[in-house]
RNA sequence: AACUCGAAACGGCAAACCAGUGGUAACGCUGGGACGCAAAGCCACCGGUCCAUCUGAGUUAGGGCAGCGGGGCUACCGAA
Numbered sequence: 001a002a003c004u005c006g007a008a009a010c011g012g013c014a015a016a017c018c019a020g021u022g023g024u025a026a027c028g029c030u031g032g033g034a035c036g037c038a039a040a041g042c043c044a045c046c047g048g049u050c051c052a053u054c055u056g057a058g059u060u061a062g063g064g065c066a067g068c069g070g071g072g073c074u075a076c077c078g079a080a
Base pairs, nucleotide, nucleotide: 005078006077012037013036017032018031019030020029021028022027035067041073042072043071045070046069047068048065049064050063051062
């Protein structure tokens, strides 16, 4: 120095809920607020799940959840 790991320290993020706002909706954004989080930073590739549409077939291959799991990329600190 790097990888693994996660004691300590400096800090960081922000669930539910409330207000405003966008959206058919799921849900997103802003402010308040903290359940929690060592990647709760980013990515929709896989699984899962939610909304919408449909309910014969064909064609096409809608939107969301990264704080559900896997995976990819990046990252502060440095005890055992």

The prediction has a mean pLDDT of 86. Predicted 3D model of an 80-nucleotide RNA (c-di-GMP-I riboswitch aptamer) from an Alphaproteobacteria bacterium.